[in-house]
């Protein structure tokens, strides 16, 4: 100096709707099962802690990991 956001992999960047996607996960359809494939769901409040602001995942300080 770079990164740390769902079980994994990322996106999210001039600060402004309840943080998005892929795979996985559950259920459901479809199969003689299964797999493929469609549908629909749950799941993270952003590495901790503070601090600007009306408002922080986004700025700012520390500290912890890499």
């Nucleotide at each position: 100096g770079a990164c740390g956001u769902a079980g994994c992999u990322u996106a999210g960047u001039u600060g402004g709707u309840u943080a998005a996607a892929g795979c996985g996960c559950c259920a459901g359809a479809u199969u003689g099962u299964g797999g493929c494939u469609c549908u629909g769901g749950a799941g993270a409040c952003c590495g901790a802690g503070g601090g600007u602001u009306c408002g922080a995942a986004u700025c700012c300080c520390u500290c912890c990991g890499c």